[in-house]
Overview: The prediction has a mean pLDDT of 82. The part of an RNA shown here (small-subunit ribosomal RNA, 5' domain) has 544 nucleotides and comes from an uncultured bacterium. Its Rfam family is "Bacterial small subunit ribosomal RNA". Gene Ontology terms of the family: ribosome and structural constituent of ribosome. The RNAcentral record of the full RNA draws on ENA.

Context: one part of a larger RNA
RNA sequence: AACGAACGCUGGCAGCGUGGAUGAGGCAUGCAAGUCGAACGGUUAUAUUUGAGUAGCAAUAUUUGGAUGUAAUAGUGGCGGAAGGGCGAGUAAUGCAAGAGCAAGCUACCCCUCGGUUCGGGACAACAUCUGGAAACGGAUGCUAAUACCUGAUACGAACCAUCACGGAAUCGUGGUGUGUGGAAAGGCUGGGACCGCAAGGCCAGCCGCCGAAGGAGGCGCUCCUGUGCCAUCAGCUAGUUGGUAAGGUAACGGCUUACCAAGGCUUACGGCUAGGUGGACUGAGAGGUUGGUCACCCGCACUGGGACUGAGACACUGCCCAGACUCCUACGGGAGGCUGCAGUCGAGGAUCAUUUGCAAUGGGGGAAACCCUGACAAUGCGACGCUGCGUGUAGGAUGAAGGUCUUCGGAUUGUAAACUACUGUCAUAAGGGAAAAGUGUAGGCGAGAUAACAUCAAAGCCUGCUUGAUGGUACCUUAAGAGGAAGAGACGGCUAACUCUGUGCCAGCAGCCGCGGUAAUACAGAGGUCUCAAGCGUUGUUC
Numbered sequence: 001a002a003c004g005a006a007c008g009c010u011g012g013c014a015g016c017g018u019g020g021a022u023g024a025g026g027c028a029u030g031c032a033a034g035u036c037g038a039a040c041g042g043u044u045a046u047a048u049u050u051g052a053g054u055a056g057c058a059a060u061a062u063u064u065g066g067a068u069g070u071a072a073u074a075g076u077g078g079c080g081g082a083a084g085g086g087c088g089a090g091u092a093a094u095g096c097a098a099g100a101g102c103a104a105g106c107u108a109c110c111c112c113u114c115g116g117u118u119c120g121g122g123a124c125a126a127c128a129u130c131u132g133g134a135a136a137c138g139g140a141u142g143c144u145a146a147u148a149c150c151u152g153a154u155a156c157g158a159a160c161c162a163u164c165a166c167g168g169a170a171u172c173g174u175g176g177u178g179u180g181u182g183g184a185a186a187g188g189c190u191g192g193g194a195c196c197g198c199a200a201g202g203c204c205a206g207c208c209g210c211c212g213a214a215g216g217a218g219g220c221g222c223u224c225c226u227g228u229g230c231c232a233u234c235a236g237c238u239a240g241u242u243g244g245u246a247a248g249g250u251a252a253c254g255g256c257u258u259a260c261c262a263a264g265g266c267u268u269a270c271g272g273c274u275a276g277g278u279g280g281a282c283u284g285a286g287a288g289g290u291u292g293g294u295c296a297c298c299c300g301c302a303c304u305g306g307g308a309c310u311g312a313g314a315c316a317c318u319g320c321c322c323a324g325a326c327u328c329c330u331a332c333g334g335g336a337g338g339c340u341g342c343a344g345u346c347g348a349g350g351a352u353c354a355u356u357u358g359c360a361a362u363g364g365g366g367g368a369a370a371c372c373c374u375g376a377c378a379a380u381g382c383g384a385c386g387c388u389g390c391g392u393g394u395a396g397g398a399u400g401a402a403g404g405u406c407u408u409c410g411g412a413u414u415g416u417a418a419a420c421u422a423c424u425g426u427c428a429u430a431a432g433g434g435a436a437a438a439g440u441g442u443a444g445g446c447g448a449g450a451u452a453a454c455a456u457c458a459a460a461g462c463c464u465g466c467u468u469g470a471u472g473g474u475a476c477c478u479u480a481a482g483a484g485g486a487a488g489a490g491a492c493g494g495c496u497a498a499c500u501c502u503g504u505g506c507c508a509g510c511a512g513c514c515g516c517g518g519u520a521a522u523a524c525a526g527a528g529g530u531c532u533c534a535a536g537c538g539u540u541g542u543u544c
Stems, first nucleotide, its partner, number of pairs: 001543003005540005012390006018383002025346003029343003034079003039076002042073014086301003095228003099224004105220003110216002113213005118152001120150002127142006159181002161178007187208006195202002229273003236266003241263008276298004280291004303324005326337004354380001356379003362376001363374004393423004403414004427485001429480005437471001441466006449457002488533005493514003499528005509516002
């Protein structure tokens, strides 16, 4: 000098930061990942309209069916649950840092370009009936839709095969050729003039999708070189081990795996201990030393161990299966769970906060959109834990009052300090006004363009009306009253700024080092005075 600090005494305000460092110990409760009805068939409620029945002479009442719209949604289906958030147990290299490489690779959503979007089929949920179980959860039969699933057609590219040319860095790359080979798709919403159709609709257009292919962006995978702790009281280690051939496997190279062949490979190896790495942080004149909390990047982990499934992507924190420990429910047959998410709780500890508010902003997921979800995030709260700023008054005021302390008894000091006089109004208190943070959304109008179209739709953008702020009636401004509400802590022998008196008498005690104390203690205890910092001051711990 520094700190994610703790402890003691003390404590006015504000801004910005920061706060489980210990048991990767156990967890009650709530929330933390959903969304789409413009993919689909249903169901429920409701509105409009229409048909039929019953009662009645009728108005009407009532029952039931259809169509259309609106709202909601369990199920099928799509996208997202691989991100965001947490933690540092493991890992001394399958890690990280910096630099190269993949002619050995993959890539959903997004952007750009080209070409397509055809014909059919059978199911399974939901639902209905029956039924098992205490529950969790099922079983059987029957019906049904789709952008769910599956045949067939077509194939501009691409893939494979054959072949040619050019190029390269060995395996090869790029481009061309071919009656060669096998391979795809899904629809939805809105609007509409002519034409067809009894109608639904066909048909046309726009938007959103779907399929094949090329490129981009971002992401991921793999390879290589160098660097990256301690111990030699660890000196030898290794059999898929090192290499080759063949096959398998992977998105891809590779002992990645297997069979066979050869006998190689490593040397700070191997073993043990410790540890997430980095940008950075602290210190120091620097060189270095120490460190890796908050923030950012990478890696690893998700009760413990193992495994795969789905998928563009996982061997998946709030998915699945198996085993184990623990906790809970049970009708004893069997089931349920995983806070190293945000709060919170117990425990252990010297020690670390609210079971708060809101999606208004930023960002993310879904959706055509409105919108929904978001403990990410934005905010508020608590803690002097840190840094910074402000205040606790200002000016005048001497018979230098009183009191205290010391005294050589003359006086000195506290001390312009107080009283007293004149002012000011920061902060706090009360009253009034009152933000920025906002972008958006929606209705109407215009609008490049699409199109055969003057019908229709409409990107970016513009105009008008309405709507939208958790913080918050907060910040800030104005007014009011009144010095009123706001100072302590440590030290005073030397190092080291700051001295006297009393008590004590090697006692009681102090102490970072030297050392003080045994009757005149500036070193113990108290008092007065002084010094240094100041809403803090000291002590302890750790690093330089």